[in-house]
Molecule: transfer RNA
Organism: Candidatus Aminicenantes bacterium
RNA sequence: GGCCCUAUCGUCUAGGGGUUAGGACAGGUGAUUCUCAGUCAUCAGACCGGGGUUCGAUUCCCCGUAGGGCUACCA
Repeated sequence: GGCCCUAUCGUCUAGGGGUUAGGACAGGUGAUUCUCAGUCAUCAGACCGGGGUUCGAUUCCCCGUAGGGCUACCA
């Protein structure tokens, strides 16, 4: 240099044109408890950037960015 894959709450992840974007862990609040832990209830929290297609894009396409993999050349 070429090709391929991946990018979603703090973390790990599900989903894949019209959703309230879901779950687990972690976190906040409340209840229980003498306290802590545990348990229960509840709350907040995310689609990498730009463009295109479309009535509608987080989802499809292109470019980029970041990460990962394979590979060629030089030496």